[in-house]
Context: one part of a larger RNA
RNA sequence: CUGGGUUUAAAGGGUGCGUAGGCGGGUCAAUAAGUGUAAUGUUAAAAGUAUCAGCUUAACUGGUAGCAGGCGUUACAUACUGUUGGUCUAGAAUGGUUGUGAGGCUAUUGGAACGACUGGAGUAGAGGUGAAAUUCGUAGAUAUCAGUCAGAACACCGAUUGCGAAGGCAGAUAGCUAACAACAGAUUGACGCUGAUGCACGAAAGCGUGGGGAGCAAACAGGAUUAGAUACCCUGGUAGUCCACGCUGUAAACGUUGGUUACUAGAUGUUCGUCAUUUAUUAUGAUGAGCGUUUAAGCGCAAGCGAUAAGUAACCCACCUGGGGAGUACGUUCGCAAGGAUGAAACUC
Numbered sequence: 001c002u003g004g005g006u007u008u009a010a011a012g013g014g015u016g017c018g019u020a021g022g023c024g025g026g027u028c029a030a031u032a033a034g035u036g037u038a039a040u041g042u043u044a045a046a047a048g049u050a051u052c053a054g055c056u057u058a059a060c061u062g063g064u065a066g067c068a069g070g071c072g073u074u075a076c077a078u079a080c081u082g083u084u085g086g087u088c089u090a091g092a093a094u095g096g097u098u099g100u101g102a103g104g105c106u107a108u109u110g111g112a113a114c115g116a117c118u119g120g121a122g123u124a125g126a127g128g129u130g131a132a133a134u135u136c137g138u139a140g141a142u143a144u145c146a147g148u149c150a151g152a153a154c155a156c157c158g159a160u161u162g163c164g165a166a167g168g169c170a171g172a173u174a175g176c177u178a179a180c181a182a183c184a185g186a187u188u189g190a191c192g193c194u195g196a197u198g199c200a201c202g203a204a205a206g207c208g209u210g211g212g213g214a215g216c217a218a219a220c221a222g223g224a225u226u227a228g229a230u231a232c233c234c235u236g237g238u239a240g241u242c243c244a245c246g247c248u249g250u251a252a253a254c255g256u257u258g259g260u261u262a263c264u265a266g267a268u269g270u271u272c273g274u275c276a277u278u279u280a281u282u283a284u285g286a287u288g289a290g291c292g293u294u295u296a297a298g299c300g301c302a303a304g305c306g307a308u309a310a311g312u313a314a315c316c317c318a319c320c321u322g323g324g325g326a327g328u329a330c331g332u333u334c335g336c337a338a339g340g341a342u343g344a345a346a347c348u349c
Stems, first nucleotide, its partner, number of pairs: 003321004007303002012317001014201004021194003025088007033081002035077009049065006091191001092188003096183005103177007110154001115149006125136002162169002206247006215241002220236004258316006266294012298305002322349003331342004
C1' cells in the first nucleotide's frame, strides 16, 4: 500500500464540541476542470510481441508491423462529478403553542436513624461470636425517658421507570439554567453529515491548601481461628469518605456493539404527547418520540442479533494483523507527586 475485519476469537477512541480534510437534497442555466471521443506530436536504439526471410533446423541474425498505455496540443460531446449564477422545500435551523423528567448550579429547609453531652429513673451486667476473648460497666454501664449538639445519608413513593453526550443524577421548596417531545406550519433556504490536530467535560482512588469529622473505614493495634494466619470472624482505630478552590485524567469509563442517514414482515408491554369517534369518563382507533419483551426474513462458527440489527446500503472517523517479551525499555511530552499519553526491539514458542 492492498485485502479482510473490530458483541464474545486481535480490534470502537471514556464522552462531547469543533478546525482542516472527506462526503453531501430537488430543479434551471452557463462553463468545460475532472470524464469521454477523434486527430496529431512525442515516448532513442537494443530488448519484448506479431510476422517474414537467412544459415540443413534450433539457438542466433536480419527485415517489416504496430496495438495498448503515459505526457503535450487541437477539436468535439455534456450524462455524471466539479465550478459559477438563479430558484425550490422534503434535510437542517430559528421562532410560536402545549408539555415532560432523580438533567445541571446556588440558596433555604424537613423528618427518621446513628453518635456524643446533660439530667431523670434504675441495677449488674452489657457487648460480641460457630464458640469465645480482647472491649465497655458499681467513678453506675446496657435497656428506658426528656433535653441539647453535630455530621452524613435521604426509608416509603421506586419501577422491567425517568433524565443526561458520557461520567452520572433521588427528601422538600425557591431562583437561575440547559435539554427533549408533540402540535401547528410562521421564518431562513442546503445553512448538512463526519471529524485527524485541538479544546472542554470526565466514577472511584490519589495529590495540594484551608475547613469539617457523626457513622463507616485502607494502614495500624489487640482478641480469636489455625500447623502457621502478615487473612476471612470480633473489639478498637488514623488517613480517607463530606465542603471550598486547584490538580490528576484513569476504570469490566460495558450494550465489551463509533457517529449520521435511508430501507426491510409481525405480536405484545410500558413512559411522554397529539388527533378522531363515541361519550361525559372512560373506551376504541389512528399517529409521533423514547424504554423493554418475543419472533419472520436476513445475518452469524455458534451463543445469539433481529426496525434501539450484529439485516440491506451509503458517507466519515477510530482501531486490529499469532502468543509471550510488554503496555515493558528508550526517547519525547504532560503532572507537585503518584503516575498518564505516545510506544519498540533482541530473544523465545
This is a predicted structure of a 349-nucleotide part of an RNA (small-subunit ribosomal RNA, central domain) from a Bacteroidia bacterium. The coordinates come from a structure-prediction model, not an experiment, and the mean pLDDT is 86. NCBI's taxonomy places the organism under Bacteria, Pseudomonadati, Bacteroidota, Bacteroidia.